Two RNAs folded together computationally: RNase P RNA and transfer RNA, 438 nucleotides in total.
[in-house]
RNA sequence: AAAGUGGAUUAAGCGAUCGCUCUUUGCGCUUGCGCAAGGGGAGGAAAGUCCGGACUCCAUAGGACGCGGUGGCCGCUAACGGCGGCUCCGAGUGAUCGGGGGAAAGUACCACAGAAAAAAUACCGCCAACCCUGCGUGGCUGGUAAGGUUGAAAAGGCGAGGUAAGAGCUCACCGGUUCGCCAGUAAUGGCGAACGCAUGGCAAACCCCACCUGGAGCAAGGCCAAAUAGGAGGGUCGAGUGGUCCGCUCAUAGCCCUCGGGUAUGGUCGCUCGACCCCUCGACCAAUCGAGGGGCAAGAUGAAUGAUCGCUGUGGUUCUUUUUAUGAGCCACCACAGAAUCCGGCUUAUCGAUUCACUUUAGCC
RNA sequence: GGGUGGUUAGCUCAAUUGGCAGAGCAUUCGCCUUACAAGCGAGAGGUUACAAGUUCGAGUCUUGUACUACCCA
Numbered sequence: 001a002a003a004g005u006g007g008a009u010u011a012a013g014c015g016a017u018c019g020c021u022c023u024u025u026g027c028g029c030u031u032g033c034g035c036a037a038g039g040g041g042a043g044g045a046a047a048g049u050c051c052g053g054a055c056u057c058c059a060u061a062g063g064a065c066g067c068g069g070u071g072g073c074c075g076c077u078a079a080c081g082g083c084g085g086c087u088c089c090g091a092g093u094g095a096u097c098g099g100g101g102g103a104a105a106g107u108a109c110c111a112c113a114g115a116a117a118a119a120a121u122a123c124c125g126c127c128a129a130c131c132c133u134g135c136g137u138g139g140c141u142g143g144u145a146a147g148g149u150u151g152a153a154a155a156g157g158c159g160a161g162g163u164a165a166g167a168g169c170u171c172a173c174c175g176g177u178u179c180g181c182c183a184g185u186a187a188u189g190g191c192g193a194a195c196g197c198a199u200g201g202c203a204a205a206c207c208c209c210a211c212c213u214g215g216a217g218c219a220a221g222g223c224c225a226a227a228u229a230g231g232a233g234g235g236u237c238g239a240g241u242g243g244u245c246c247g248c249u250c251a252u253a254g255c256c257c258u259c260g261g262g263u264a265u266g267g268u269c270g271c272u273c274g275a276c277c278c279c280u281c282g283a284c285c286a287a288u289c290g291a292g293g294g295g296c297a298a299g300a301u302g303a304a305u306g307a308u309c310g311c312u313g314u315g316g317u318u319c320u321u322u323u324u325a326u327g328a329g330c331c332a333c334c335a336c337a338g339a340a341u342c343c344g345g346c347u348u349a350u351c352g353a354u355u356c357a358c359u360u361u362a363g364c365c
Numbered sequence: 366g367g368g369u370g371g372u373u374a375g376c377u378c379a380a381u382u383g384g385c386a387g388a389g390c391a392u393u394c395g396c397c398u399u400a401c402a403a404g405c406g407a408g409a410g411g412u413u414a415c416a417a418g419u420u421c422g423a424g425u426c427u428u429g430u431a432c433u434a435c436c437c438a
Base pairs, nucleotide, nucleotide: 001361002360003359004358005357006356007355008354009353010352012312013311014310015309016308017307018306020041021040022039023038024037025036026035027034028033029032043336047347048346050345051344052343053342054341055217056216057215058214062246063245064244065243068212069211070210071209072086073085074084075083076082087100088099089098090097091096101208102207106206107205109201110200123148124147125144126143127142128141130139131138156174157173159171160170161169175197176195177194178193179192180191181190182189183188221269222268223267224266231259232258233257234256235255236254238250239249240248276295277294278293279292280291281290282289283288313333314332315331316330317329318328319327366437367436368435369434370433371432372431375390376389377388378387384421392408393407394406395405396404414430415429416428417427418426
């Protein structure tokens, strides 16, 4: 320098004027409005609603079955399917990236093709014995699984010995299984010994193992105001949460369903101070945790957060200039997108710029 | 705002345990008829919404994206 890998940051800044919304203080009255002054006002994803929690109601969420979720090991956390570290397998020259229980508990499936698709089988072959009106490219019995054919996948691989032909039948190397010892919290790794070693694939099929899991969601839920006739018919002894049962709570003057009618399409609380944010120090490889100091930063609901102008800055373009620099003019400030109970993650969308660490290749010193 | 489903030919819908994507209507051509309709025969038409993954193999299983319908005060 080129090509790449993995992170981090930013999402133009300042000022003026006119508006919108929330709020503090003061004044005024018509008591919930107006005026004046001051203060706050979108994001890294506010998104998708894919996970996990807080919170609220129903038992303080209880028992059993079922449904469902997760899946190497250890740690972090309020919790998680998240994050960190380690480990094995795979991809890459590499930085790095992707993946992870069990197929030897059982069941199902593996289309077509093929001899055979899982304790298999013998189509073509190879070999041996026997048979014949017919001695051949025949028949029959047995051995074999080395070779051929099929397929996504064929029963350890390769070489040598061995044999009638062959075969882990025997041996060396590689692979595998089991056991022991050592290292490690563990996953796992290393070393050694034994076993010639039948036991594919699929669990994002059922299933098994371990762990987790009650349901609903702020339109949850509480209060107030307004309205009304506790109307008619039916059902049931029950109703209230749930997939079912038990249990629990409430009720017996009740409750549920349907029809018809009335009022409103309200107000208010929940609502934003919270597992919160920033800085420093310490523990830890890290995620994360602890201590000290400082800070308060949207809260709308027919739903606010906008518009115009100026300066600075950045980028593009044109002119001047041999080129760069400088200067001048013009244009743009752009992408993705917009809070709706809150928080921790993941995923997806995204113009441009800055920055850190590392890798490979080439050149120079 | 919160929740639950769906997407297959031009339209309406199937596809069993993952194994050659089909039916009706519509459309094209031919026959029949003087002609049209009906009828008969033959044909064309598919990125299974899109993109990844699991698998030998995906409309089907898993994940993400897009569009769309319904429910809740």
Rfam match: Bacterial RNase P class A. Rfam's curators write: Ribonuclease P (RNase P) is a ubiquitous endoribonuclease, found in archaea, bacteria and eukarya as well as chloroplasts and mitochondria. The prediction has a mean pLDDT of 76.